[in-house]
The RNA shown here (SAM riboswitch aptamer (S box leader)) has 103 nucleotides and comes from Sphingobacterium sp. ML3W. The coordinates come from a structure-prediction model, not an experiment, and the mean pLDDT is 84. Rfam family: SAM riboswitch aptamer (S box leader). Rfam's curators write: The SAM riboswitch is found upstream of a number of genes which code for proteins involved in methionine or cysteine biosynthesis in Gram-positive bacteria. RNAcentral holds the sequence, with entries from Rfam and Ribocentre.
RNA sequence: CACUUAUAGAGAAAGGCAGAGGGAAUAGACCCAAUGAAGCCUUAGCAACCUGUCAUUUGACAAGGUGCUACAUUCUACCCAAUCAAAUUGGGAAUGAUAAGCU
Numbered sequence: 001c002a003c004u005u006a007u008a009g010a011g012a013a014a015g016g017c018a019g020a021g022g023g024a025a026u027a028g029a030c031c032c033a034a035u036g037a038a039g040c041c042u043u044a045g046c047a048a049c050c051u052g053u054c055a056u057u058u059g060a061c062a063a064g065g066u067g068c069u070a071c072a073u074u075c076u077a078c079c080c081a082a083u084c085a086a087a088u089u090g091g092g093a094a095u096g097a098u099a100a101g102c103u
Base pairs, nucleotide, nucleotide: 003101004100005099006098007097013043014042015041016040017039021032022031023030026077027076028075029074044069045068046067049065050064051062052061053060054059078092079091080090081089082088
């Protein structure tokens, strides 16, 4: 880097350095940001995929490896349905993210 499988409206932030952007990309929308964005560091926390212990109708506990700590993957985009159109709502895909496995 590619592929396979699983998951996602839950949850969890303070400080320091820094100094203008950020919410993955494109477009639109909506937001965050000098009452300090991104990034880096420290500490703290959340969760429980892998892991460990105990149990065994698939559970309880722990927290070693990851991950995460504004907003639903922030929302929409493609397809289907309600319904002929618009708008709206719901479902599914696609994209990206994370984990585990594999080459």